């Protein structure tokens, strides 16, 4: 510097269950372990989820649409940082 076939030190932790939190999506802690070579960090771009507030509609409904906002880094891109291993 580019990379991840095999191995290893070590790491993370999906579904599901319990508790807390939130309007919700979701988040946090414990158990769990599907997977992950960045499943480390960051919502900048696209996607997706949600939308209590606002606006519009309305058959007036616990309704519908839109959206400020919220979320997802384990959807993709991008940015930053880093462990192990072998290669040059």
């Nucleotide at each position: 510097c580019a990379g991840g076939a095999a191995a290893a030190a070590g790491g993370c932790a999906a579904a599901c269950c319990c508790g807390c939190u939130g309007a919700a999506a979701g988040g946090c802690g414990g158990g769990g372990g599907c997977g992950c070579a960045a499943a480390g960090u960051c919502a900048c771009c696209g996607g997706c989820c949600u939308a209590a507030a606002g606006a519009g509609c309305u058959u007036c409904g616990u309704g519908c649409u839109u959206c400020a906002g919220g979320g997802u880094a384990g959807c993709g891109g991008g940015a930053c940082c880093g462990c192990c291993c072998g290669g040059u």